This is a predicted structure of a 1631-nucleotide part of an RNA (large-subunit ribosomal RNA, half A) from Planctomyces sp. SH-PL14. RNAcentral holds the full RNA, with entries from ENA and SILVA. The source organism's lineage runs through Bacteria, Planctomycetota, Planctomycetales, Planctomycetaceae and Planctomyces. Its mean pLDDT, the model's own confidence on a scale to 100, is 80. It matches the Rfam family "Bacterial large subunit ribosomal RNA".

Context: one part of a larger RNA
């Protein structure tokens, strides 16, 4: 190091709690708001800050009431000061006050008066003044105009989402709709909306997906139904061609069995009423809200305990035993609860009374007769296009809209679903109307088989729309519990401190506070362990340690053994996932069909809604309505039958049934709804974004220095004249070169970075289409775009936010407790289908049928056309040989015959052969009919309910493919899949065999028996290669058998000796061919025997040698062909081909006899499951998946128990599992269990899950520019880092000052050190507390206008809105008045001192000009060069002051500081500016003396920024002195000259692209002015900014190597602002 044990630490899980949520009924209110709302900002207390409240009368004033002792709200104690029985604090009505915001409004519109009042005479338009109203805010329900897309159809266009979501206007407590131009077809109803029901019906609809009525019935409300216009009368006005017309205002009338009017008649009557129907209230009572009050009954116990309400005794109350506190569990202890009382003052539904209004003999309600006067007009209707109705243009009525057309008046019009008829209802084109439905931001009560701190609202808490993100629209968390009281720890010890250790107090609980799991991390200690190969167990088990025991803990050593989950033919797999741990996480709820099972009835049941009530998922009452009792047909129809038919035939559907109907419950599965759960990229809406970044517009800025040397010009030459040409002068350019500034082309570094783009070295461009500050513009299918699909806030081939929205996801993942039975497929068919899907086979559950059924195997009969086999039996294919067979072709040929043919083909003949798509033949198997036996339901119907439709690999048969594949498709059959054991070393698919469960029982399989590692001998025979223990083709005198063919005592074969010759060098060719380049021929001769020559060899011969002959030797020799075992062939990358040792068998081939070996069979003994009456059989492997029984959570009823106990940690027993039970510790008042039932947010190793909380890597990297420290003293508990001094480095166009935008307090002093500073810190830009920012002249504003922006009226659009007009608004420009010096710890052109200066204002004085809101003028403008340029700034000289001690040397021409600034005055110079008369009436919208115009004249003077001299004066000032560091201490010199640079600013000159506005400002007049101008003098001058900061304060998530406009910017070298070195001045980069 392991395992166990004990104690800790760490966490915050688990329990129990509840302050906060959720949901459900009831009641109320259903609006606030110009009498300033909602909201929000500032304040507001003795004390800082949040919350609460209130509002400069400020945690409050005043008053009515209630109320009775304390009180000044809260985190949050305490202090400080006060108030109260003469009535506080509190609560409740009225009242006041109520900063600054915000519709926010001194406005703006509308309406209505009344006064003015234009072009224009009335008028009107417009203006002005009163009065009233409107605006904005709010959850959600109404109503209106507008209006997606995702999705579904398994794609899509109609359709569907859905008239949804979402914009808009708008309104109310509800709203909309409403008293029939209606619904109907009854012997009708009778406004309108809402429920149920019709009815998922009629219907619509690529007749798909879907979508989907109405009326009748029954209920809810309702004792709700009314009022105009018109006829006609009456009266007023205006016009009038007097006929009348047009209007006003009474009266009159309102309606469909038609009403009215008008004409004659008749007849009958008194209340009603402000939610419609005329309409305004007011007073009283009743009640009701808004504080309240009364309100029964209890004690003991030293029982336990900290505490009693609990025990244990006795006792009481009850119209009150809801509920909560109180030291545990209280009816009688506190609040309270049943009940009953109450309001000065407010408000209010109803409901009584009076007041009041309306009508009251008619004009009302009605009836007869008559008249034909009148009944909604750009209307109905048509006709084209659309929309709504459920209805998609259909036969489409019916309502509605846009265009174009266009009626009737009761004898009339309109509908009944296309139109005509007939009959029926109704009366359009005006108008208003309560309940009954719908909601729910709020108040209030009461209640929950809701949650109970990862739940429940995002929010339970001292900041929740809060911290924090984000430019913005917007996203958006997290954290509860000390204790009965703080009794929150005196007091002492260590330590700086924080923090620890006594000690107190408490029942414990120490503030990180109830409980206190795990992970993780230690501390002890008992076995064990340093030759050991290990998915970490498992079974045996020596020892060793505890322990009386029983047991426990540990494992030496053996045997066996490749995680889990998913996904898959198949996973250890090197294929997905998980870092552990603890907690949350996933098949639900609704409605509707369907099947089962249980229950009620016998026809069953209720719906909505209503009553009653003991308030229960309650009883009743409701019978519309469903379903069910009859069917059949297309229908009429007809009926236990009816259809087809000519039928009375046949056949179809049917007629039999409590095995049945109906209702409910419970369970399966369906369908609509997100529908197990998490996951897209899309797509549309409506909004928020040019702070980045692209373009575009105004307006302002920037560009060291150097070179070159264009046009133009000058003067020479030249030329009639030019052209041209030399020099020289000029200063051009999308000109060089190079910085600052911009780019980003290359290479390294970096790539958990210094940085989400840099950094180092080097690169382009650098007056140009340049670069760069500010303000503005346009935007999402849209912008921009020198063009890259490039940019639009780190996002872009369609930005971001919200919202349709749980979009869809034939995909992928994941989906939690247990047992018991059964047990699959991966196959047909169809598929825009192939990794989906429907049926159909396979699986299981229920029912039912009972037979001549399935299924075996005998039997005895069937067809076939496969293996095979055939070819004189066909189709077709192929191959020898031959034909004096036929046809072509080709060659020969004078013609004609005719001959040749190795060419194509047929056709016959012969041999010898093939074939899935040949068959003259034809098997096994397989099928099938019958029969028979075995077996017994296994078979079939019917219904719920699935999965499955990816297969794999062996053998056998076969097509593809190459007679390749671990390859591919079928057929047939097996295993795996879903299957474990045994064997094949190790191995899903091979061999052998089917695992209910024990069992140290026994017999076998497949395969074994030298040793791992169980169990063997033996016989015969074969290898010699370790073959055995990969492998071919070929190859070989290995061997062992058989088989056969020749030669051999007449002498074989081999060896050795010997011969091998002659014609001949055969012709022929050739140079040459003599056996032996080639060709042709291969004759003869002599022999035992020898070739026109087997090889070797020559330039050709020569030579060697072979066959062939003889000797020699003496027994077999030489091929062949079929077998069996070896042997070469045999070469790959770390070391691998018996599984090792190892074997000559322990190899191979035949036997023979035994053994071993499995979860197989048997044997004991035990469960379960089906059968069975029982005895007693028979089964029990298992993935999707079906069926069954159960276990556990969390709440709920009844009843029952303990007195404690939940939780958590251990241990032990129980039960086939899920699990239960008990004990010991812990904890400690908060609750708990059981039985029978009942409801679910009920089970978690895995979803790259989600939220927390420990680990691993690791004491590892890194600690952020390599500019650099060292030393001493100081201060502290501590010093590398703070403070001081010295010495060093570094920057010095910066790493220095000065200042926009930004930030906001960081500034300065004194104090701290928990956190943040990447180490430490005494130290800060960190905390705490106090201080700091002073303006008439800087800057903004009370002035101006530029791009744009808003925008009274006005135009224009479905609403929001859009453009604009006048006017405003709007700097980056234009106008505009201050300077030195001194002071603070921190401010200064801002205080102070000195000296000036400006004027929208007042006073005084003054005594006449003043003067536009118009006119004119000026303001007012480009770029590059040149020159000037007493500003500034640098050098030197001089002057002024000061050094210079000691030793050597040097007294000057050395060092060193310092030489500056403001006003006045008098003189001079001086850029430049300024000017005068006359006309005309023809410009400047009037007017003008001004401008222009037009003529004619002119001179000197006047102003003057500014400079320069003189001279004064005021500060400044190196130093110096004095006191010891100074709250203004004294004092105080030079302050010339020379040079060099060259801002502003003036002049100039070229050039082309031709260079804002407007206001001060100056003139003119119009017009004002004596009710007091100008000037002059005094006074007075406001608001906001001013601190710090230029990078450690700003933008980058940081104390970030990175970005940030503009000014000033020193010396030596230098062209230079490059570069180097340095000065003032700042820094050494926070290990």
């Nucleotide at each position: 190091g392991g395992c166990g044990c004990a104690c800790g630490g760490g966490g915050g899980a688990u329990g129990u709690c509840u302050u906060g949520g959720c949901g459900u009924c009831a009641g109320a209110a259903g609006g606030c708001g110009a009498u300033g709302a909602a909201g929000g900002g500032c304040g507001u207390g003795g004390a800082a800050g949040g919350c609460u409240g209130c509002g400069a009368a400020a945690a409050g004033c005043c008053u009515g009431g209630g109320g009775g002792a304390g009180c000044c709200g809260u985190c949050a104690a305490a202090c400080a000061g006060g108030c109260a029985u003469u009535g506080a604090u509190c609560c409740c009505g009225g009242g006041a006050u109520c900063c600054c915001u915000g519709a926010a409004u001194c406005a703006a519109c509308g309406u209505a008066g009344a006064c003015u009042g234009a072009a224009u005479a009335c008028a009107u338009a417009g203006g002005u003044c009163u009065a009233c109203g409107u605006g904005g805010c709010g959850a959600a329900c109404g109503u209106g105009g507008g209006g997606a897309a995702c999705u579904g159809a398994a794609a899509c266009a109609u359709c569907u989402a859905a008239g949804u979501a979402c914009c808009c206007a708008u309104a109310g407590g509800a709203a909309a709709a409403g008293a029939a131009a209606g619904a109907a077809a009854a012997c009708u109803c009778g406004a309108c909306u809402c429920c149920c029901u019709g009815a998922g019906u009629a219907g619509c609809g690529g007749c798909g997906a879907g979508c989907g009525a109405a009326a009748c019935g029954g209920g809810a409300u309702c004792u709700a139904g009314c009022c105009c216009a018109a006829a006609c009368c009456a009266g007023g006005u205006g016009c009038u061609a007097c006929g009348g017309u047009a209007u006003c205002u009474g009266g009159g009338g309102u309606u469909g069995u038609g009403g009215g009017g008008c004409c004659a008649g008749u007849g009958u009557u008194a209340g009603g009423g402000u939610u419609a129907c005329a309409a305004a209230a007011c007073a009283g009572g009743u009640g009701a809200u808004u504080a309240a009050g009364a309100g029964a009954a209890c004690c003991g116990g030293a029982u336990c305990g900290g505490a009693a309400a609990g025990c244990c005794g006795g006792a009481c109350c009850a119209a009150a035993g809801u509920g909560g506190g109180u030291g545990a569990u209280a009816g009688u202890c506190c609040c309270g609860u049943a009940u009953c009382u109450g309001a000065a003052a407010a408000u209010c539904a109803a409901c009584c009374u009076g007041u009041c209004c309306c009508g009251u003999u008619a004009u009302g309600c009605a009836c007869u007769g008559g008249u034909a006067c009148c009944c909604g007009a750009g209307u109905a209707a048509g006709u084209c296009u659309c929309g709504g109705c459920a209805c998609g243009u259909g036969a489409a009525a019916c309502c509605g809209a846009g265009a174009c057309c266009g009626a009737a008046u009761c004898u009339g019009c309109g509908g009944g679903g296309c139109c005509c008829a007939u009959c029926c209802c109704g009366u359009a084109a005006g108008g208003c109307u309560a309940a009954g439905c719908a909601c729910u931001c709020u108040c209030u009560g009461a209640c929950g088989a809701c949650c109970g701190a990862u739940a429940g609202u995002g929010a339970a808490u001292u900041u929740a729309g809060u911290a924090g993100c984000g430019c913005g629209a917007g996203c958006g968390a997290a954290c509860g519990a000390u204790g009965a009281a703080a009794a929150g720890a005196a007091c002492c010890c260590c330590g700086a401190a924080a923090g620890g250790g006594g000690a107190g107090g408490g029942a414990a609980a120490g503030a990180c506070c109830c409980u206190g799991a795990a992970a993780c991390c230690g501390u002890g200690u008992g076995c064990c362990u340093a030759c050991a190969a290990g998915c970490u167990g498992u079974c045996g088990g020596a020892g060793c340690u505890c322990g009386c025991a029983a047991g426990a803990g540990u494992g030496a050593c053996g045997g066996c053994g490749u995680g889990c989950c998913u996904a898959u033919u198949g996973a250890a797999u090197a294929a997905u996932g998980a870092u552990c741990c603890g907690g949350c996480g996933a098949g639900u709820u609704a409605u509707u069909g369907u099947c089962a099972c249980u229950g009620g009835c016998u026809g069953g049941c209720u719906a909505a809604a209503g009553u009653c009530u003991u308030c229960a998922g309650g009883a009743c009452u409701g019978g519309a309505g469903c379903c069910u009792a009859a069917g059949g047909g297309a229908a009429a129809c007809c009926g236990a039958g009816u259809c087809u038919g000519a039928a009375u035939a046949g056949g179809g559907c049917g007629u039999a049934a409590a095995u049945g109907g109906u209702c409910a419950g419970u369970g399966g599965g369906a369908a609509u709804a997100g529908a197990c759960g998490c996951g897209a990229a899309u797509c549309u809406u409506a909004g928020c974004g040019a702070a980045c970044u692209a373009c575009g517009c105004a307006u302002g800025g920037g560009c060291a220095g150097g070179u070159u040397g264009a046009a133009g010009c000058g003067c020479g030459g030249g030329u009639a004249a030019g052209a041209c040409u030399g020099c020289g002068u000029g200063g051009a350019g999308g000109a060089c070169c190079g910085a600052a500034c911009u780019c980003a082309c290359u290479g390294a570094u970096g790539u958990u970075g210094a940085a989400a783009a840099a950094u180092c070295a080097g690169g382009g461009g650098a007056u140009g289409a340049c670069c760069u500050g500010u303000g503005u513009g346009g935007a999402g299918g849209a912008u921009u775009a020198a063009a890259a699909g490039u940019a639009u806030c780190a996002u872009c081939a369609a930005g971001c936010u919200g919202a349709g929205g749980g979009a869809u996801a034939g995909c992928u993942c994941g989906u939690u407790c247990u047992c018991u039975c059964c047990g699959a497929a991966a196959u047909a068919a169809c598929u825009u289908u192939a990794g989906g899907g429907u049926u159909a086979g396979c699986c299981u559950c229920g029912u039912g049928c009972a037979a001549c059924u399935a299924u075996g195997c005998c039997g005895u009969g069937g067809g076939g056309g496969u293996a095979g086999a055939g070819a004189g039996a066909c189709u077709g294919a192929a191959c020898u040989g031959g034909g004096u067979c036929g046809a072509g072709g080709g060659c020969u040929c004078a013609c004609a015959a005719g001959g040749c043919u190795a060419c194509u083909c047929g056709c016959c003949c012969u041999g010898a052969c093939c074939a899935a798509a040949c068959u003259c033949c034809g098997a096994a198997u397989a099928c099938u009919a019958c029969g028979g036996u075995a077996a017994c339901u296994a078979u079939c119907a019917c219904g719920g309910g699935a999965g499955g439709u990816a297969g794999u690999c062996u053998c056998u048969g076969a097509g593809g493919g190459a007679g390749a594949a671990g390859c591919u498709u079928c057929a047939g059959a097996g295993u795996c899949g879903a299957g474990a054991g045994g064997g094949a070393a190790a191995c899903a698919a091979c061999c052998c065999a089917g695992a209910u469960c024990g069992u140290c029982u026994g017999c076998u399989a497949a395969g074994g028996c030298c040793c791992c590692a169980a169990a063997g001998u033996u016989u015969g025979a074969c290898u010699c290669a370790g073959u055995c223990a990969c492998a071919a083709a070929g190859g070989a005198u290995g061997u062992c058998c058989g088989a056969u063919u020749g030669c051999g005592g007449u002498g074989a074969c081999a060896g050795c000796c010997g011969g091998g010759a002659u014609g001949u060098u055969g012709g022929c060719u050739u140079a040459g061919a003599a056996g032996c380049a080639g060709c042709c021929a291969c004759c003869a001769u002599u022999u035992a025997a020898a070739a026109a020559g087997u090889g070797c060899g020559u330039a050709a011969u020569a030579g060697c040698u072979u066959a062939c002959c003889g000797g020699u030797c003496g027994a077999g020799c030489a091929g062949u062909c079929g077998u069996g075992c070896a042997c070469c062939g045999a070469u790959a990358a770390u070391g691998a081909a018996c599984g090792g040792g190892a074997g000559u068998a322990a190899g191979u081939c035949a036997g023979a006899c035994g053994c071993c070996g499995a979860a197989g069979c048997a044997g004991c003994g035990g469960g379960a499951u089906c059968c069975g009456c029982a005895a007693g059989g028979a089964u029990c492997g298992g993935u999707a998946g079906g069926a069954g029984a159960g276990c556990g959570u969390u709440c709920c009823g009844u009843g029952c128990c303990a007195g404690c106990a939940a939780g958590u940690g251990a241990a032990a027993c129980c039960g086939u599992a899920a699990g239960g039970u008990u004990u010991c510790g812990u904890a400690u008042a908060g609750g708990g269990g059981c039985c029978c039932g009942g409801a679910a947010g009920u089970g978690u190793u895995u979803a790259u899950g989600c939220c927390g909380g420990a680990a691993u890597g690791a004491g590892u990297a890194a600690c952020g520019a390599u500019a650099a420290g060292a030393c001493a003293a100081g201060u502290g508990a501590g010093a590398a880092g703070c403070u001081u001094g010295u010495c060093c480095g570094c920057c010095g166009c910066a790493a220095g000052c000065c200042u926009a935008a930004g930030g906001u307090u960081u500034c300065c002093u004194g104090g701290g050190g928990a956190a943040g500073g990447u180490a430490a810190u005494u130290c800060c830009g960190c905390c705490c507390a106090g201080g700091g920012u002073c303006a008439g002249c800087c800057g903004g504003u009370a002035c101006c206008u530029u791009a744009g922006c808003c925008g009274a009226g006005g135009c224009c659009g479905a609403a929001g809105g859009g453009c604009g007009u006048a006017g405003g608004c709007g700097a980056u420009g234009g106008a505009u008045a201050a300077c030195a010096g001194g002071u603070u710890a921190a401010u200064a052109u801002u205080c102070c001192u000195g000296u000036g200066c400006u004027g929208a204002c007042u006073u005084g004085u003054g005594g006449a000009c003043c003067g536009a809101u118009g006119g004119g003028g000026g303001g007012a403008c480009g770029u590059u060069g040149u020159g000037u340029g007493a500003a500034u700034g640098g050098u030197g000289a001089g002057c002024g002051g000061g050094c210079g001690g000691u030793u050597a040397g040097a007294a000057g021409u050395g060092c060193c500081c310092g030489u500056c600034g403001g006003g006045g005055u008098a003189u001079u110079c001086a850029a430049g500016g300024c000017u005068g008369c006359g006309g005309a009436g023809u410009g400047g919208u009037a007017a003008a003396u001004c401008c222009g115009c037009c003529g004619c004249g002119u001179c000197u003077g006047c102003c003057g920024a500014g400079a320069a001299u003189a001279u004064u004066u005021c500060g400044u000032g190196a130093g110096u002195c004095c006191c010891u560091g100074g709250u203004u201490g004294a004092u105080g010199a030079a302050a010339u000259c020379a040079u060099c640079u060259g801002a502003a600013g003036c002049a100039u000159a070229a050039c082309c692209a031709a260079g804002a506005a407007a206001a001060g400002c100056c003139u003119c007049u119009a017009g004002g002015g004596u009710u007091g101008a100008a000037g002059c003098a005094a006074g007075c001058a406001a608001c906001c900014g001013u601190a710090c900061u230029a990078a450690a304060a700003c933008c980058g998530a940081c104390a970030c190597a990175g970005g940030u406009a503009g000014g000033c910017g020193a010396g030596g070298c230098g062209a230079g602002u490059a570069g180097c070195c340095u000065a003032a001045g700042g820094c050494g980069c926070g290990c």